[in-house]
């Protein structure tokens, strides 16, 4: 001289932005960022500072290519508020939709009758005939009792000298309950049935009469409503995202400056 490596200090780091507040800075306060990177005391009716931009007190880092100021660029994040687009939510209530009217177009249909008016059935409500069924009634006819209806009892039985008498099966004959049939009658009850009268409905389906030539759907337009159910439009308010202006961490490039110092050991 150089190089390593320990130590020492110097320039200096040990955050920066926005907003609030301020005459104006810093700080505590809100928020958004970053570094290997700091601790105590002060402090929002606030604490400190004033050529400077936190005051006191104590730490650490560290001669590294460290640090500072500028300029550029970049852009987490932030403020403003024009304007945009979207969405909620409220609030009118334009406009269409919706109701009446009216002009115009239009020509499904239409002398096998358009519209128009009257009647009317179907529909309901109250009644009302009759009809079927059911039940009940009255009397007719049929069947109908073994024991246990009633009458006449062969025969057998039982009393008597006979003549005759008794009881009494079967058996026919009446006949009860009870069963069927037809008829007649019921202000009984029920009905996918009918007649008829009244009233009261009329959107649709049919039906009959008068009149005698139009009109049905849609469409266009005017007026008038009524209303927020649906669409649109206004207004307000919030959100969120876009543009506009603004401030702007970090990380990076340029410059440009301050420092690149001292001691000890070893090595060339």
């Nucleotide at each position: 001289g150089g190089g390593u490596a320990a130590g020492c200090u110097a320039u200096g780091c040990c955050g920066g932005g926005a907003g609030u507040g301020u005459a104006g800075c810093u700080c505590u306060c809100u928020c958004c960022u970053g570094u290997g990177a700091c601790u105590g005391u002060c402090a929002g009716c606030g604490a400190g500072c004033u050529u400077u931009a936190g005051a006191c007190a104590g730490g650490g880092c560290g001669a590294a290519u460290c640090g500072u100021c500028g300029c550029g660029g970049c852009g987490a994040g932030g403020a403003c508020g024009u304007c945009c687009u979207g969405g909620u939510u409220g609030u009118c209530g334009u406009g269409g939709u919706c109701u009446c009217g009216u002009g115009c177009c239009g020509g499904a249909c239409g002398c096998u009758g358009a519209g128009a008016g009257c009647c009317u059935g179907u529909c309901c409500u109250g009644g009302u005939u009759g009809g079927g069924u059911a039940c009940c009634g009255c009397g007719g006819u049929g069947g109908g009792a073994a024991c246990c209806g009633u009458g006449u009892c062969a025969g057998g039985c039982g009393g008597g000298g006979a003549a005759c008498c008794g009881a009494g099966c079967a058996g026919c004959a009446c006949u009860a309950a009870c069963c069927g049939c037809a008829u007649c009658g019921g202000c009984u009850a029920c009905u996918g049935c009918u007649u008829c009268c009244a009233g009261g409905g009329u959107a649709g389906c049919g039906g009959g009469c008068u009149u005698g030539a139009g009109a049905a759907a849609g469409g266009c337009g005017c007026g008038a409503g009524a209303g927020u159910g649906c669409c649109u439009g206004g207004c307000a308010a919030c959100c969120a995202g876009g543009u506009g202006u603004u401030c702007a961490c970090a990380a990076c490039g340029c410059g440009a400056u301050g420092a690149c110092g001292c001691u000890u050991a070893c090595c060339c």
The RNA shown here (Archaeal signal recognition particle RNA) has 268 nucleotides and comes from a Candidatus Woesearchaeota archaeon. The sequence is in RNAcentral, with records from ENA. The source organism's lineage runs through Archaea, Nanobdellati and Candidatus Woesearchaeota. The prediction has a mean pLDDT of 77. It is recorded under the gene name ffs. It matches the Rfam family "Archaeal signal recognition particle RNA". Rfam links the family to the GO terms SRP-dependent cotranslational protein targeting to membrane, signal sequence recognition and signal recognition particle, plasma membrane targeting. Its Rfam clan is "SRP clan". Rfam classes the family as a non-coding RNA gene.